[in-house]
Molecule: transfer RNA
Organism: Sinimarinibacterium flocculans
RNA sequence: GCGCCUGUAGCUCAACUGGAUAGAGCACGGACCUUCUAAGUCCGGGGUUGGGGGUUCGAUUCCCUCCAGGCGCG
Numbered sequence: 001g002c003g004c005c006u007g008u009a010g011c012u013c014a015a016c017u018g019g020a021u022a023g024a025g026c027a028c029g030g031a032c033c034u035u036c037u038a039a040g041u042c043c044g045g046g047g048u049u050g051g052g053g054g055u056u057c058g059a060u061u062c063c064c065u066c067c068a069g070g071c072g073c074g
Stems, first nucleotide, its partner, number of pairs: 001073007010026004019057001028044005050066005
């Protein structure tokens, strides 16, 4: 330099053929329970879906470009 893959919550990951409010587990906060802690039960907060642009009535999803990481080739 070229090709392919990946990027979504603090972490690990879902999200159908583009469709209605983007979810789960863990973690975190609160309550209950307990002498206290842990465990357990219930509730809750947390997102520029890597950045920008485009297509569309509608984009996490499609297209372009850039950035970061991984793999392969030279």